[in-house]
Record summary
This is a predicted structure of a 350-nucleotide part of an RNA (small-subunit ribosomal RNA, central domain) from Verrucomicrobiia bacterium DG1235.
Context: one part of a larger RNA
RNA sequence: CUGGGCGUAAAGGGAGCGCAGGCGGCCAGAUGUGUCAGAGGUGAAAUACUGCAGCUUAACUGUAGAACUGCCUUUGAAACUAUCUGGCUAGAGUAUCGGAGAGGUAAGCGGAAUUCCAGGUGUAGCAGUGAAAUGCGUAGAUAUCUGGAGGAACACCAAUGGCGAAGGCAGCUUACUGGACGAUUACUGACGCUCAGGCUCGAAAGCAUGGGGAGCGAAAGGGAUUAGAUACCCCUGUAGUCCAUGCCGUAAACGUUGUACACUAGGUGUUGGAGCAUUCGACCGCUUCAGCGCUCAAGCUAACGCGAUAAGUGUACCGCCUGAGGACUACGGCCGCAAGGCUAAAACUC
Numbered sequence: 001c002u003g004g005g006c007g008u009a010a011a012g013g014g015a016g017c018g019c020a021g022g023c024g025g026c027c028a029g030a031u032g033u034g035u036c037a038g039a040g041g042u043g044a045a046a047u048a049c050u051g052c053a054g055c056u057u058a059a060c061u062g063u064a065g066a067a068c069u070g071c072c073u074u075u076g077a078a079a080c081u082a083u084c085u086g087g088c089u090a091g092a093g094u095a096u097c098g099g100a101g102a103g104g105u106a107a108g109c110g111g112a113a114u115u116c117c118a119g120g121u122g123u124a125g126c127a128g129u130g131a132a133a134u135g136c137g138u139a140g141a142u143a144u145c146u147g148g149a150g151g152a153a154c155a156c157c158a159a160u161g162g163c164g165a166a167g168g169c170a171g172c173u174u175a176c177u178g179g180a181c182g183a184u185u186a187c188u189g190a191c192g193c194u195c196a197g198g199c200u201c202g203a204a205a206g207c208a209u210g211g212g213g214a215g216c217g218a219a220a221g222g223g224a225u226u227a228g229a230u231a232c233c234c235c236u237g238u239a240g241u242c243c244a245u246g247c248c249g250u251a252a253a254c255g256u257u258g259u260a261c262a263c264u265a266g267g268u269g270u271u272g273g274a275g276c277a278u279u280c281g282a283c284c285g286c287u288u289c290a291g292c293g294c295u296c297a298a299g300c301u302a303a304c305g306c307g308a309u310a311a312g313u314g315u316a317c318c319g320c321c322u323g324a325g326g327a328c329u330a331c332g333g334c335c336g337c338a339a340g341g342c343u344a345a346a347a348c349u350c
Stems, first nucleotide, its partner, number of pairs: 004321003007304002012318001014201004021194003025088007034080001035077008049065006091191001092188004096183003103177007110154001115149007125136002162169002206247006215241002220236004258317006266295011299306002323350003332343004
């Protein structure tokens, strides 16, 4: 290289955008790049292969043939491919109208609850557990009422629901803003798909600087439990959790299933839209588009299962795998303030 694979056995990059590259709709014409056919030249000899022959045989040798799968020249073919020219609208995009949505950013506002502070009432307990103790409380706690402060998160609605490329997104209002969907015609006319490198985004934890700090709470202290208890349980509690700015760049970043397109029986629920029918108007019903689920025919699969949201049938492009351990390691390189990240072996053992 050929070949086999990637839901769970090793294997889909965390996600997107996208240059190069690869691949690319329909019709007509031209050229003749690839492609195909004929002819010519060349493709040294030896070796290898086949036939025959020579040493008594064989090895060995001689001779003839085929082969040398290639390259060049030339004459043609024109379906496909390529290039050029002209055209098309089914892919892609734009415009118009419409409704849906926790999509994003910023600002403002709200109520419940916890904690704390001040005051009133009030008195001996409260808290906590399997049981306790540490702890809080006669310097008046817990409980209850009034007022205030502050931070974080948004009960019900709520869904097997919605939105987003992924991470993720939920009180309310406003401003700015991205995307998807439906309908109607109109417009552009292949403008497309994928994408090594690159760029951007990327939970939590962590880092830097400055704020903030109610609750929770790594570390730490104490009380228990226990043979011990560096834990599980309890009382405290610092970083952190929150905000701004800048890093980090990893996750069971999972649907453990790359992206795009096409095709291949049904049934049922639900979200958003449109049409038809009906109606006074709706609901129900029928059709259809886009999503989210369940169940299943064919098919696939080692099985489990998947099954129009495919793991079915095909095409294009990218990423990745090749026994287990050593090893998400060492060394080197690049990145990072650091923590560390990315890339990534070998000896050796089985």
It was read from a public genome assembly. The source organism's lineage runs through Bacteria, Pseudomonadati, Verrucomicrobiota and Verrucomicrobiia. Rfam family: Bacterial small subunit ribosomal RNA.